Predicted 3D model of a 496-nucleotide part of an RNA (small-subunit ribosomal RNA, 5' domain) from an uncultured bacterium. The coordinates come from a structure-prediction model, not an experiment, and the mean pLDDT is 86.

[in-house]
Context: one part of a larger RNA
RNA sequence: GACGAACGCUUGCGGCGUGCCUAAGAAAUGCAAGUCGAACGGAUGGCUUCGGCCAUUAGUGGCGAACGGUCGCGUAACACGUAAGCAACCUGCCCUAAAGUGGGGGACAACAGUCCGAAAGGAUUGCUAAUACCGCAUGUGGUCCACGAUUCGCAUGAUUUGUGGUCUAAAGCCUUCGGGCGCUUUGGGAUGGGCUUGCGGCCUAUCAGGUAGUUGGUGGGGUAAUGGCCUACCAAGCCGACGACGGGUAGCUGGUCUGAGAGGACGAUCAGCCGGAUUGGGACUGAGAUACGGCCCAGACUCCUACGGGGGGCAGCAAUUAGGAAUCUUGCGCAAUGGGGGAAACCCUGACGCAGCGACGCCGCGUGAAGGAUGAAGGAUUUCGGUCUGUAAACUUCUUUAGUGGGGGACGAAGAAUGUGACGGUACCCCAAGAAUAAGCCCCGGCUAACUACGUGCCAGCAGCCGCGGUAAUACGUAGGGGGCGAGCGUUGUCC
Numbered sequence: 001g002a003c004g005a006a007c008g009c010u011u012g013c014g015g016c017g018u019g020c021c022u023a024a025g026a027a028a029u030g031c032a033a034g035u036c037g038a039a040c041g042g043a044u045g046g047c048u049u050c051g052g053c054c055a056u057u058a059g060u061g062g063c064g065a066a067c068g069g070u071c072g073c074g075u076a077a078c079a080c081g082u083a084a085g086c087a088a089c090c091u092g093c094c095c096u097a098a099a100g101u102g103g104g105g106g107a108c109a110a111c112a113g114u115c116c117g118a119a120a121g122g123a124u125u126g127c128u129a130a131u132a133c134c135g136c137a138u139g140u141g142g143u144c145c146a147c148g149a150u151u152c153g154c155a156u157g158a159u160u161u162g163u164g165g166u167c168u169a170a171a172g173c174c175u176u177c178g179g180g181c182g183c184u185u186u187g188g189g190a191u192g193g194g195c196u197u198g199c200g201g202c203c204u205a206u207c208a209g210g211u212a213g214u215u216g217g218u219g220g221g222g223u224a225a226u227g228g229c230c231u232a233c234c235a236a237g238c239c240g241a242c243g244a245c246g247g248g249u250a251g252c253u254g255g256u257c258u259g260a261g262a263g264g265a266c267g268a269u270c271a272g273c274c275g276g277a278u279u280g281g282g283a284c285u286g287a288g289a290u291a292c293g294g295c296c297c298a299g300a301c302u303c304c305u306a307c308g309g310g311g312g313g314c315a316g317c318a319a320u321u322a323g324g325a326a327u328c329u330u331g332c333g334c335a336a337u338g339g340g341g342g343a344a345a346c347c348c349u350g351a352c353g354c355a356g357c358g359a360c361g362c363c364g365c366g367u368g369a370a371g372g373a374u375g376a377a378g379g380a381u382u383u384c385g386g387u388c389u390g391u392a393a394a395c396u397u398c399u400u401u402a403g404u405g406g407g408g409g410a411c412g413a414a415g416a417a418u419g420u421g422a423c424g425g426u427a428c429c430c431c432a433a434g435a436a437u438a439a440g441c442c443c444c445g446g447c448u449a450a451c452u453a454c455g456u457g458c459c460a461g462c463a464g465c466c467g468c469g470g471u472a473a474u475a476c477g478u479a480g481g482g483g484g485c486g487a488g489c490g491u492u493g494u495c496c
Stems, first nucleotide, its partner, number of pairs: 001495003005492005012365006018358002020323001025321002029318003034063003039060002042057006070276003080200007089193002094189008102136001104134002111126006141168002144165006151158002172181003202248003209239003214236008251273004255266004278299005301312004329355001331354003337351001338349004368398004378389004402437001404432005412423001440485005445466003451480005461468002
C1' cells in the first nucleotide's frame, strides 16, 4: 500500500459498487420453463336468426426445455492460454440458390364402459382426428457400385465431369383469394461445436525406474469423424535425470494487488473456457445431453402408508437449520434489455431491471460563517505573582448545503399517431422556518508528531521491538493539556 475481511468503540446524509472465503452439510414453504386452438379430434361454459359462432383447455402433435441461472467437487489434463491443422467431421432455428409438395392405408391417446389399488397409479373392451405413424408413385437432386475423362495437392488423396445400374422425399394450416406461414430433397453461407498438434504456466528425488491394450502393424467393429476407441491375430516395443512413474496441492485465463522496474503473490465481483448437479453407474430422446428443476438401476439419507407399496433431491431466487470470527429480503416488476413459444394479440421468464438490509469498500457533502478580551465563569497547574484551556464560550450580525414542512415534477418509451414506468411522486426545481437535527477514535519513553499533576509501589498493569513498574513513573491508572486521523478510528489476519 491492498482486502469479498473480522473484532472493539463510535455513527448525520447521498451516489456507485459489493456481501457464506467455513459444511459440494442438511433441507420446511413459495416461486425459478413454458408456449402454440392459424397442426388435431374432443370436453366444458356462453350466444344463436338453429346455418353456426365465441371463450377456456385435459389429451395427441410441434418447438423449447442442451439456453439462461448456480457452484468450483473433481481435474497437473490438449483442462486452459496462444498459434496452427482437419484431404478425418457434425451443425435445429437463420440467410441464399435450385427443384418439388401426387395418390392411398391402418392405428393410438383423449372419450365411454368394466375392473384393481389406501395412495402413487394401473389393467381391459369399444369409438376417433391430425403437420402423429406406414406403404406406393415421381427423382431436379442426393447416396452407393462399375467403367472412363479433367484439374490440383508434400502426401494418404481431393475437385469437376460423362455413361450405365441401385436406393432414396414431402403436410398441411390461414386468407381480405392478391397471398402468407409451413413441409420435402439438394448445393452454398453464417453461427455453434467435435477432433489433432507445436509452445507456455505448481511443489516434491526422503517418489528412479514405469508400462501389458502397454507401443506398433494387419483384418474387422464402432463413431458425425481420426485413432487400441474396441476386438482377433502378429511383432516387442513405448516413456524416463531435458525428471517418466508415484505422492501432495490446485479449476485455467483475461486480469487483481504490490513494486521504479524486473519480479512476487493471488484468480472475490465482471468476461471467456472447462468441470459438477445427493453418491456411483447406465443409456434413451434429440440437430445438440450422456441432460441441475428428464428417465432407469444401486447406495446413503429423508417423507407418506391401510405395511401390500409409493414419493424426494435448492452447488436456481428468497427463506430455514448446522458450521463459523463472519456474509443480506420468504420484497416489487416484466416498464426497459435479452431469452422461449406464437402469424399476431399475447403468455412465460427469481435471466434481468429495481427496491430493502450491512460504514463492507471507494467517492462526495454536512455537523455552521464573520466579528467578539474584563482574556468571564468553571477546570487543570503554580515558584501563589501567574500560566494554560482560549476567540474557545457567552454576545452581535449573517447563511440554510444536508435534514424537516409545503408546491411542482421528469429522462429512461421505441413516433407518423394512440397506448405502455416496477423504480417513483424517486431524481430534480421553487418556497418557508430555524444554528436549528448531526463527532468520534487512537496515541503522547525512543523508533514516531505530541507533557504535566495525582494515584500505585516489580503490585496492579503496559508492550510491535528496545523495554517500563521495587515511593517524586513524560512508559501502569485517572485528570488537564497536546498530537494524528475524522463518519470514522484503532486492533487482528493475509499478500507485496